[in-house]
RNA sequence: GAAGCCGGCAAGGUGGUCGCUUGCCCCUCGGGGCAAGAGGAAAGUCCGGACUGCACAGGGCAGGAUGGCUGCUAACGGCAGCCGGGGGUGACCCCAGGGAAAGUGCCACAGAGAGGAGACCGGCCCCCCUUCGGGGGGACCAAGGGUGAAAGGGUGCGGUAAGAGCGCACCAGUGCCGGGGGUGACCCCGGUAGCUCGGUAAACCCCAUCCGCAGCAAGACCCAAUAGGACGGCGUUCGAGGGUGGCCCGCCCGAUGCCGUCGGGUUGGUCGCUCGAGCCCGCGGGCGACCGCGGGCCUAGAUGAAUGACCACCCCCCGCCCCCCGGGGCGGGGACAGAAUCCGGCUUACCAGCCGACUUCGGCA
RNA sequence: CGGGGCGUAGCGCAGUUUGGUAGCGCACACGGUUCGGGACCGUGGGGUCGAAGGUUCAAAUCCUUUCGCCCCGACCA
Numbered sequence: 001g002a003a004g005c006c007g008g009c010a011a012g013g014u015g016g017u018c019g020c021u022u023g024c025c026c027c028u029c030g031g032g033g034c035a036a037g038a039g040g041a042a043a044g045u046c047c048g049g050a051c052u053g054c055a056c057a058g059g060g061c062a063g064g065a066u067g068g069c070u071g072c073u074a075a076c077g078g079c080a081g082c083c084g085g086g087g088g089u090g091a092c093c094c095c096a097g098g099g100a101a102a103g104u105g106c107c108a109c110a111g112a113g114a115g116g117a118g119a120c121c122g123g124c125c126c127c128c129c130u131u132c133g134g135g136g137g138g139a140c141c142a143a144g145g146g147u148g149a150a151a152g153g154g155u156g157c158g159g160u161a162a163g164a165g166c167g168c169a170c171c172a173g174u175g176c177c178g179g180g181g182g183u184g185a186c187c188c189c190g191g192u193a194g195c196u197c198g199g200u201a202a203a204c205c206c207c208a209u210c211c212g213c214a215g216c217a218a219g220a221c222c223c224a225a226u227a228g229g230a231c232g233g234c235g236u237u238c239g240a241g242g243g244u245g246g247c248c249c250g251c252c253c254g255a256u257g258c259c260g261u262c263g264g265g266u267u268g269g270u271c272g273c274u275c276g277a278g279c280c281c282g283c284g285g286g287c288g289a290c291c292g293c294g295g296g297c298c299u300a301g302a303u304g305a306a307u308g309a310c311c312a313c314c315c316c317c318c319g320c321c322c323c324c325c326g327g328g329g330c331g332g333g334g335a336c337a338g339a340a341u342c343c344g345g346c347u348u349a350c351c352a353g354c355c356g357a358c359u360u361c362g363g364c365a
Numbered sequence: 366c367g368g369g370g371c372g373u374a375g376c377g378c379a380g381u382u383u384g385g386u387a388g389c390g391c392a393c394a395c396g397g398u399u400c401g402g403g404a405c406c407g408u409g410g411g412g413u414c415g416a417a418g419g420u421u422c423a424a425a426u427c428c429u430u431u432c433g434c435c436c437c438g439a440c441c442a
Base pairs, nucleotide, nucleotide: 001361002360003359004358006356007355008354009353012314013313014312015311016310017309018308020037021036022035023034024033025032026031039336043347044346046345047344048343049342050341051215052214053213054212058249059248060247061246063211064210065209066208067207068082069081070080071079072078083097084095085094086093087092098206099205103204104203105200106199107198120145121144122141123140125138126137127136128135129134153171154170155169156168157167158166172196173195174193175192176191177190178189179188180187181186219271220270221269222268229262230261231260232259233258234257241253242252243251264441265440266439278297279296280295281294282293283292284291285290315334316333317332318331319330320329321328322327366438367437368436369435370434371433372432375391376390377389378388385422393409394408395407396406397405415431416430417429418428419427
């Protein structure tokens, strides 16, 4: 210098005029002043929690989710570190990564055969026929060919009629036994068994762990209004029905009551509502996620829903022109998007940049 | 704000449960029939199943992410 890889920052700035929301203050009740006012994703609503209601949230079935290990955390399907597998020269990246030796299902087409399977071509032996080219029958085999995504250890030697883990040596894998290391996933070493067993669980299923249901339109209070109605059904301790749940049990409530259909009224306000697993700085512990201690700070709460518009200058990028190669002029652009109960994550969208660590290659000293 | 559903030919829909050659009706093109048109009869074309990634030998179908469209939900008696 080029190419790459990983992580982080930031999300144009200043001033003026007009306007909006909230809070506080002043006020001659007309208004005026001051302060604060979107995000890294506020998004998708994919997970987890807080909060609220339903028993003080209970039991079983069903259902759902997760799936290497250890940790972090309020919790998680998230994160960190490690293990195993795969890719890359490398920095580094990817993995729904338990069980197929518990059972069942499926494996289209092709193929003889798709399961602890199989013999089409073929190999070899025997018998018969022969026009000596071969043909037919019987038995054995699974080496070679062929089909397929997949035919089930590999190489060599022996062995045999031909063959085959049939036997042996070496290599690979698996199971079992023993030893060592690690908290653990797992790794290393030795012995042993010819054991070599197809794939699929993002198919049913099995194992382990977790999950009660609903959601701020939760929920609480105030106010206004009515045909406080009609019809049908069920029921009052032999109990309907309800307790926002698919079923059962249990518990609680339960009577001019409950359910359904039709009809009627309002389209208001207050709380929840933003101080919280909060933010910033410093010190300490830990490889890290994160945790502890000390100090400081208060930082949107709207409800048809505020957070904006215009102008000027500067900044960044792109194109064209002048062109003394450093500037100038003109034109254009500055993304994605936008709070709605709150918080921790994940995922997705995003113009132009900046910073740091590392890798490979090339050059120079 | 919350909850739920659907994307397959120009249009309306099957197929997704249990993965194995994408189909039906209308429309379109051509031919027949008719004096001509419609109707009718016959033949044919047209799809990468909204998009991307993954699992699998194999994906419209299973899983994940994402885009678009549609529906429902206020309170009182």

Predicted 3D model of RNase P RNA and transfer RNA as a complex of 442 nucleotides. Rfam match: Bacterial RNase P class A. The coordinates come from a structure-prediction model, not an experiment, and the mean pLDDT is 80.